Description
The RNA shown here (transfer RNA) has 72 nucleotides and comes from uncultured Rubritalea sp. The prediction has a mean pLDDT of 81. It was read from a public genome assembly. Lineage of the source: Bacteria > Verrucomicrobiota > Verrucomicrobiales > Rubritaleaceae > Rubritalea. Its Rfam family is "tRNA". Rfam links the family to the GO term triplet codon-amino acid adaptor activity.

RNA sequence: GGUUCCAUAGUUCAAUGGAUAGAACAUCGGUUUCCGAAGCCGAAAAUCUGGGUUCGACUCCCAGUGGAGCUA
Numbered sequence: 001g002g003u004u005c006c007a008u009a010g011u012u013c014a015a016u017g018g019a020u021a022g023a024a025c026a027u028c029g030g031u032u033u034c035c036g037a038a039g040c041c042g043a044a045a046a047u048c049u050g051g052g053u054u055c056g057a058c059u060c061c062c063a064g065u066g067g068a069g070c071u072a
Base pairs, nucleotide, nucleotide: 001071002070003069004068005067006066007065010025011024012023013022018055027043028042029041030040031039048064049063050062051061052060
């Protein structure tokens, strides 16, 4: 250089083009306790960037950025 794949909460992962983007762990608050831990209840938290297609895009298309693999 060529080519394939990946990018979603702090982390690990879900999500037929039709959601209010969901779960677990973590964090915070409450409850419980003499104080903690565990348990239970609750809260906050995300679609890499810019365009396009569409009535409607995390999803499809294009370009870019970052990462991984293969190849020369």